[in-house]
A computed fold for an 82-nucleotide RNA from a bacterium, annotated as transfer RNA. It was read from a public genome assembly. It matches the Rfam family "tRNA". About the family: Transfer RNA (tRNA) molecules are approximately 80 nucleotides in length. Rfam classes the family as a transfer RNA. Its family is annotated with triplet codon-amino acid adaptor activity in the Gene Ontology.
RNA sequence: GGCGGUGUACCCAAGUGGCCAACGGGGUCUGACUGUAAAUCAGAUGGCAAUGCCUUCACAGGUUCGAAUCCUGUCACCGCCA
Numbered sequence: 001g002g003c004g005g006u007g008u009a010c011c012c013a014a015g016u017g018g019c020c021a022a023c024g025g026g027g028u029c030u031g032a033c034u035g036u037a038a039a040u041c042a043g044a045u046g047g048c049a050a051u052g053c054c055u056u057c058a059c060a061g062g063u064u065c066g067a068a069u070c071c072u073g074u075c076a077c078c079g080c081c082a
Stems, first nucleotide, its partner, number of pairs: 001081007010026003018065001027045006046054003058074005
């Protein structure tokens, strides 16, 4: 340099253009249980003025009524080829 793959919440990770603030597991927090702890169970885990609203899927643009998902460029990591 060429080709391909990957990038999503604290970590791992799923995710057909609309049912997504986003499955599931871990961790963490709160509560129940227990003499205490562990284990187990329940709830919470982007933010807020919370029946809702706002912002977000590497970064920047674009397409679309609507994008984590499609397109373009860039960046980072991994693999193959040279």